Small-subunit ribosomal RNA, 5' domain from an uncultured bacterium, 525 nucleotides, folded computationally. It matches the Rfam family "Bacterial small subunit ribosomal RNA".

Context: one part of a larger RNA
RNA sequence: AGAUGAACGCUGGCGGCGUGCUUAACGCAUGCUAGUCCAACGAAAAUAUUUAGAAUGACAGCUUCGGCAGGAUUUUUAUCUAUCUUAAUGGCGGACGGGUGAGUAACGUGUGGGCAACCUGCCCUGUACUGUGCAAUAAUCAUUGGAAACGAUGACUAAUACCGCAUGUGGUCCUCGGAGGGCAUCUUCUGAUGAAGAAAGGAUUUAUUCCGUACAGGAUGGGCCUGCAUCUGAUUACCUAGUUGGUGACACAACAGCCCACCAAGGGGAUGAUCAGUAUCCGACCUGAGAGGGUGAUCGGCCACAUUGGGACUGAGACACGGCACAAACUCCUACGGGAGGCAGCAGUGGGGAAUAUUGCACAAUGGGCGAAAGCCUGAUGCAGCAACGCCGCGUGAAGGAUGAAGGGUUUCGGCUCGUAAUCUUCUAUCAAUAGGGAAGAAACAAAUGACGGUACCUAAAUAAGAAGCCCCGGCUAAUUACGUGCCAGCAGCCGCGGUAAUACGUAGGGGGCAAGCGUUAUCC
Numbered sequence: 001a002g003a004u005g006a007a008c009g010c011u012g013g014c015g016g017c018g019u020g021c022u023u024a025a026c027g028c029a030u031g032c033u034a035g036u037c038c039a040a041c042g043a044a045a046a047u048a049u050u051u052a053g054a055a056u057g058a059c060a061g062c063u064u065c066g067g068c069a070g071g072a073u074u075u076u077u078a079u080c081u082a083u084c085u086u087a088a089u090g091g092c093g094g095a096c097g098g099g100u101g102a103g104u105a106a107c108g109u110g111u112g113g114g115c116a117a118c119c120u121g122c123c124c125u126g127u128a129c130u131g132u133g134c135a136a137u138a139a140u141c142a143u144u145g146g147a148a149a150c151g152a153u154g155a156c157u158a159a160u161a162c163c164g165c166a167u168g169u170g171g172u173c174c175u176c177g178g179a180g181g182g183c184a185u186c187u188u189c190u191g192a193u194g195a196a197g198a199a200a201g202g203a204u205u206u207a208u209u210c211c212g213u214a215c216a217g218g219a220u221g222g223g224c225c226u227g228c229a230u231c232u233g234a235u236u237a238c239c240u241a242g243u244u245g246g247u248g249a250c251a252c253a254a255c256a257g258c259c260c261a262c263c264a265a266g267g268g269g270a271u272g273a274u275c276a277g278u279a280u281c282c283g284a285c286c287u288g289a290g291a292g293g294g295u296g297a298u299c300g301g302c303c304a305c306a307u308u309g310g311g312a313c314u315g316a317g318a319c320a321c322g323g324c325a326c327a328a329a330c331u332c333c334u335a336c337g338g339g340a341g342g343c344a345g346c347a348g349u350g351g352g353g354a355a356u357a358u359u360g361c362a363c364a365a366u367g368g369g370c371g372a373a374a375g376c377c378u379g380a381u382g383c384a385g386c387a388a389c390g391c392c393g394c395g396u397g398a399a400g401g402a403u404g405a406a407g408g409g410u411u412u413c414g415g416c417u418c419g420u421a422a423u424c425u426u427c428u429a430u431c432a433a434u435a436g437g438g439a440a441g442a443a444a445c446a447a448a449u450g451a452c453g454g455u456a457c458c459u460a461a462a463u464a465a466g467a468a469g470c471c472c473c474g475g476c477u478a479a480u481u482a483c484g485u486g487c488c489a490g491c492a493g494c495c496g497c498g499g500u501a502a503u504a505c506g507u508a509g510g511g512g513g514c515a516a517g518c519g520u521u522a523u524c525c
Base pairs, nucleotide, nucleotide: 002524003523004522006521007520008519009518010517013394014393015392016391017390018389019387020386021352026350027349028348030347031346032345035092036091037090040089043086044085046083047082048081051078052077053076054075055074059070061068062067099305100304101303108230109229110228111227112226113225114224115223118222119221123218124217125216126215127214128213129212131165132164133163140155141154142153143152144151145150172195173194175192176191177190178189179188180187181186201210202209203208204207231277232276233275238268239267240266243265244264245263246262247261248260281301282300283299284295285294286293287292307328308327309326311324330341331340332339333338358384360383361382362381366380367378368377369376370375397427398426399425400424407418408417409416410415431466434460435459436458437457441452469514470513471512472511473510474495475494476493480509481508482507483506484505490497491496
């Protein structure tokens, strides 16, 4: 000199774009952050409608006065159809998106390879199918337990829920062959017999469409193995029994001591094992001419974690932040029998700290989930709010103007200086303020649709009005005089100043530097 997620002191006009708990992975009140589909399914409620029945009986007909036959309206029961809503069953999604960096020195990450050792829902392409049945269960109703959370028993019912049977293109497996290839285990193509194993329907304008099953290929996403690289300490030198290898079996999508039984005695290490400390890693960022050194905030990629610990279930995918069961600590409710909870999601709160923001608006856009669609959901996201925290831009006026005014400072008392500076004259109007107009972002079909926002921007009229500070002036280092003080008070990055003429302390005038900032502190090069 440069840099920072900075903080502190003094000061502070505007705009654009960014950034904002680096500390306690400390505890959390409250609200919101993951739902959606009735075109899978039965049911219930509401509204309207069709048909039938019952009750009511305004009005009015006939009458032999005994009755007979109508009937508006209102109420109600059953039923048909349609619309709409919803709690269940069922499907898909809650494994994405969002947060944090505690752990991890590791095939975790980066980079280059390998899988003759693997999986992949939704999506795309292709081939072949979708036949026929059974039994339940929630919802609901009834009874009933409990303070609650939540249940129990009985009865009833449906499905794209569950389970049989059939079919079997292709796939899998067993047995017996044939022909190629390779990288040791192997692998590809092909023939025959046999075995087990699939499916589901919905909507409608009846012509389609959506969904379903098996298989093959693709795409996408993952899994595993491996070469190299990846902080400090030897005042850590030995470490290791599932340890190293083999055989067989379990498990897995798959390889493998991954796990188990048996057998052998191996395996790692001064090219630093083991142990201890510290730490997510990278693209990148800062610095530097470069080599290098430092950092790992924001943004992007991987990994790990979700109060702590271990565990599995479901599923294409989790050993699952807003799922489950258990243990522990903590908090809350309780009728003391028992229950509920997990902000390292967005806001917000206490605490810690030098220190870090709103309990905001909207799904209009982009993206995501579900849905045939309309659409619903989305604290992702888009925006707004707060903060000079950073970068960039603009302004605080411009020109003329000597009687060199007053005043301040200084003086050798002549003057010099602040100083064209001000006053004054003439202009201009960026920003701010006022008024008028007013977007793009909106595309997907016609229409409709904007949170931001009456924002950006444009125009008009008017006023110099509303807008400058901070640090420094001994040398390094640009910039000096006076007074006060008298080794005191104080300054100080280093050298050093101060003991009566201090350019170094304090104040004032003047000057220098930077400027909505300027200094200081911390850290890195």